The prediction has a mean pLDDT of 90. A computed fold for a 351-nucleotide part of an RNA from an uncultured Planctomycetota bacterium, annotated as small-subunit ribosomal RNA, central domain. It was read from a public genome assembly. It matches the Rfam family "Bacterial small subunit ribosomal RNA".
Context: one part of a larger RNA
RNA sequence: CUGGGCAUAAAGCGCAUGUAGGCGGUCCACUAAGUCUGGUGUGAAAUCCCUCGGCUCAACCGGGGAACUGCAUUGGAUACUGGUGGGCUUGAGAGUUGUAGGGGUGGACGGAACUCCAGGUGGAGCGGUGAAAUGCGUAGAUAUCUGGAGGAACACCGGAGGCGAAAGCGGUCCACUGGGCAACUUCUGACGCUGAGAUGCGAAAGCUAGGGUAGCAAACGGGAUUAGAUACCCCGGUAGUCCUAGCCGUAAACGAUGGGCACUGGGCAGGGGAGGUACCUAUGUCCUUCCUUGCCGUAGCUAAUGUGUUAAGUGCCCCGCCUGGGGAGUACGCUCGCAAGGGUAAAACUC
Numbered sequence: 001c002u003g004g005g006c007a008u009a010a011a012g013c014g015c016a017u018g019u020a021g022g023c024g025g026u027c028c029a030c031u032a033a034g035u036c037u038g039g040u041g042u043g044a045a046a047u048c049c050c051u052c053g054g055c056u057c058a059a060c061c062g063g064g065g066a067a068c069u070g071c072a073u074u075g076g077a078u079a080c081u082g083g084u085g086g087g088c089u090u091g092a093g094a095g096u097u098g099u100a101g102g103g104g105u106g107g108a109c110g111g112a113a114c115u116c117c118a119g120g121u122g123g124a125g126c127g128g129u130g131a132a133a134u135g136c137g138u139a140g141a142u143a144u145c146u147g148g149a150g151g152a153a154c155a156c157c158g159g160a161g162g163c164g165a166a167a168g169c170g171g172u173c174c175a176c177u178g179g180g181c182a183a184c185u186u187c188u189g190a191c192g193c194u195g196a197g198a199u200g201c202g203a204a205a206g207c208u209a210g211g212g213u214a215g216c217a218a219a220c221g222g223g224a225u226u227a228g229a230u231a232c233c234c235c236g237g238u239a240g241u242c243c244u245a246g247c248c249g250u251a252a253a254c255g256a257u258g259g260g261c262a263c264u265g266g267g268c269a270g271g272g273g274a275g276g277u278a279c280c281u282a283u284g285u286c287c288u289u290c291c292u293u294g295c296c297g298u299a300g301c302u303a304a305u306g307u308g309u310u311a312a313g314u315g316c317c318c319c320g321c322c323u324g325g326g327g328a329g330u331a332c333g334c335u336c337g338c339a340a341g342g343g344u345a346a347a348a349c350u351c
Base pairs, nucleotide, nucleotide: 004322005321006320007305008304012319014201015200016199017198021194022193023192025088026087027086028085029084030083031082033081034080035077036076037075038074039073040072041071042070049065050064051063052062053061054060091191092188093187094186095184096183097182098181099180103177104176105175106174107173108172109171110154114150115149116148117147118146119145120144121143125136126135162169163168206247207246208245209244210243211242215241216240220236221235222234223233258318259317260316261315262314263313266296267295268294269293270292271291272290273289274288275287276286278285279284300307301306324351325350326349333344334343335342336341
């Protein structure tokens, strides 16, 4: 060097875009760098190996041979890889016509609920719990009706349903905007896959500045419970939760399953297209086909659980990662950050 692995045992970067690099469809011609083959030169001696011999044997020593798997140069071969030139259309992309969608950004609007304010009715309780109490209430609460203000979230539809790379996305309308899918097979002609670094996005909490604050609610105060109760329960309640701009960059960021391509029995169901079919138009039934989301299971795989055309099966390409437990995702250093802290990442020692 080769050889093992990564759903649950250690191990898939949270996700994407993409630089270098690695890898790369089909046909023809040329080239001959890789590759294969022959010649020549060289590859010191000793050693190793084979053989013969010398010390009584052996170790040891001597002769001969082979080998020195390499390098250089030269002649040749051309299947594969590479290079150059030319072509192709199935990979990839574009176009046209459709199509579904909580994909994104901004703006406007709506109703229910809630709290607060004002007023009417009313008159002793309300609230809360296992039971209570703190709390609120004759300065008129709770309840109920009318009017007003405000902030946040959008019941039903709603679905094992949809969209998005992931994080995530749900009232209605408008504007701008990204992606997907199907049909046609019109165009380009390998333009592809992956991706060290890098760059961007990235829930919640947290941070900075300014605003906002109805409800909820860390901290905090009080009431209970209890041996205690820095809790669970109850009454309050500030950050925060919301908006704008900027940081942070983490997570059980999970399918605990990286991305791409190809191949390998079926059955049932949901969503989005396209084509066909007969009854007959209810646009339903049935069939075919593409994409997508699930369930069950054949072979196979697996330690088992399970997985099983959405693979954890069979192969190829590229990246990331793992190597006993603790020490430790810590120290030190470097780097990023306003900070909190993040990234990278040991050792002694110990079992």